RNAcentral holds the full RNA, with entries from ENA. This is a predicted structure of a 483-nucleotide part of an RNA (small-subunit ribosomal RNA, 5' domain) from an Alphaproteobacteria bacterium. Taxonomically the source falls in Alphaproteobacteria (Bacteria, Pseudomonadati, Pseudomonadota). The coordinates come from a structure-prediction model, not an experiment, and the mean pLDDT is 87.

Context: one part of a larger RNA
RNA sequence: GGACGAACGCUGGCGGCAGGCCUCAUACAUGCAAGUCGAGCGUGAAGCACCUUUCGGGGUGUGGAAAGCGGCGCACGGGUGAGUAACACGUGGGAAUUUACCUUGAAGUGGGGGAUAACCAUUGGAAACGAUGGCUAAUACCGCAUACGCCCUAAGGGGGAAAGAUUUAUCGCUUCAAGAUGAGCCCGCGCUGGAUUAGGUAGUUGGUAAGGUAAUGGCUUACCAAGCCUACGAUCUAUAGCUGGUCUGAGAGGAUGACCAGCCACACUGGGACUGAGACACGGCCCAGACUCCUACGGGAGGCAGCAGUAGGGAAUAUUGCACAAUGGGGGAAACCCUGAUGCAGCCAUGCCGCGUGAGUGAAGAAGGCCUUCGGGUUGUAAAGCUCUUUCAACUGUGAAGAUGAUGACGGUAACAGUAGAAGAAGCUCCGGCUAACUUCGUGCCAGCAGCCGCGGUAAUACGAAGGGGGCUAGCGUUGUUC
Numbered sequence: 001g002g003a004c005g006a007a008c009g010c011u012g013g014c015g016g017c018a019g020g021c022c023u024c025a026u027a028c029a030u031g032c033a034a035g036u037c038g039a040g041c042g043u044g045a046a047g048c049a050c051c052u053u054u055c056g057g058g059g060u061g062u063g064g065a066a067a068g069c070g071g072c073g074c075a076c077g078g079g080u081g082a083g084u085a086a087c088a089c090g091u092g093g094g095a096a097u098u099u100a101c102c103u104u105g106a107a108g109u110g111g112g113g114g115a116u117a118a119c120c121a122u123u124g125g126a127a128a129c130g131a132u133g134g135c136u137a138a139u140a141c142c143g144c145a146u147a148c149g150c151c152c153u154a155a156g157g158g159g160g161a162a163a164g165a166u167u168u169a170u171c172g173c174u175u176c177a178a179g180a181u182g183a184g185c186c187c188g189c190g191c192u193g194g195a196u197u198a199g200g201u202a203g204u205u206g207g208u209a210a211g212g213u214a215a216u217g218g219c220u221u222a223c224c225a226a227g228c229c230u231a232c233g234a235u236c237u238a239u240a241g242c243u244g245g246u247c248u249g250a251g252a253g254g255a256u257g258a259c260c261a262g263c264c265a266c267a268c269u270g271g272g273a274c275u276g277a278g279a280c281a282c283g284g285c286c287c288a289g290a291c292u293c294c295u296a297c298g299g300g301a302g303g304c305a306g307c308a309g310u311a312g313g314g315a316a317u318a319u320u321g322c323a324c325a326a327u328g329g330g331g332g333a334a335a336c337c338c339u340g341a342u343g344c345a346g347c348c349a350u351g352c353c354g355c356g357u358g359a360g361u362g363a364a365g366a367a368g369g370c371c372u373u374c375g376g377g378u379u380g381u382a383a384a385g386c387u388c389u390u391u392c393a394a395c396u397g398u399g400a401a402g403a404u405g406a407u408g409a410c411g412g413u414a415a416c417a418g419u420a421g422a423a424g425a426a427g428c429u430c431c432g433g434c435u436a437a438c439u440u441c442g443u444g445c446c447a448g449c450a451g452c453c454g455c456g457g458u459a460a461u462a463c464g465a466a467g468g469g470g471g472c473u474a475g476c477g478u479u480g481u482u483c
Stems, first nucleotide, its partner, number of pairs: 001483004006479005013355006019348002021313001026311003030308003035072003040069002047062006079266003089190006097183002102179008110144001112142002119134006150159003164171003192238003199229003204226008241263004245256004268289005291302004319345001321344003327341001328339004358388004368379004392424001394419005402410001427472005432453003438467005448455002
């Protein structure tokens, strides 16, 4: 000198664009953050209309709420960086795999069956939640038929599929093949410190066989062999998410990994599987543990490292906001619904950038202040005065683009026009040398200053104040970290 997710002190006019718990992966009140489909299915509340009525009600039609079965989604999106020194990441290769939705091609979609929730009745429980009996539907479930291609094969053969809906034109369903996309796996190289860590390893290293997986493989098991790694640093230990990048530097390098983007890991702590194309699943399940809450003491409920917000910690980090208008995502044929993703608004000089706080003229060099050798000097064209202007802010009116026919949260916002008036808008730090900028007074090794050298003990340009001056400027200075 540069940089910052900064903080602190003093000060503070406006706007644009960005950024905003770095600490306790601490604990969380409350609300919201993942639903959707009636063109898969059975039921069918309120309301409305009509009929009836013993005035309690009943029936029919329309209507479509809520719940249920079923499908798809919930594995994306969003958060955090605890763990991890590892094929985690980066880069370049590889073979033994899978891939819902999407695209292309080929073939098919025949004929049957038994249940079950919802519902009704009875009933247990404080609740959470159930139990028993009865009724019912399906694109839910199960056989049969068919299947060149598909799978297994001892090559004879054996095995395996489907679902319908309606507005009649589509949307679906099944099997096979291919593509696209995503994912899993293997390998070469690269990737922090410590030897005051030198030996480590028995499923360990390899083989055979079997099992298992979507798939290779000690992945697992049995048997056999005794290997395998290591001073080119194994093992152990400490620290750490990795990268594109970012900061700095002429570069080499050093430091770093906030925001944005890619990958990984995690979801109260530990373990486990289920479902599924995909998870061993943040807002799913089971078990154990700690903690919190409810309880009728028998038993239950919960997980903000989602968005806001609270307590705590801390030098320190924001609103319990608006909208799905746009972009994107899920569901749906669609209308549409959902979306704290996202788009916006609010707060904060946290940063970067831009603008303003007036312009011209003005010497009686006014008054006042300060200094003085008492002559004067300086503050200083500075002020006043005179002549102008109106950016920004204020007020009034008009008023967008962003949206493609309709649809705008932002927002009566941006912008434009008009009105009034210099009017509403300057501070911070330094002045001994380094280092730009000096005098007076006070103090008297005191009070104090200080980045280094060092100042202060009665004439202090170094402390405190004043006048003056230098620097930067809506900021300035200090502290911290880093080059």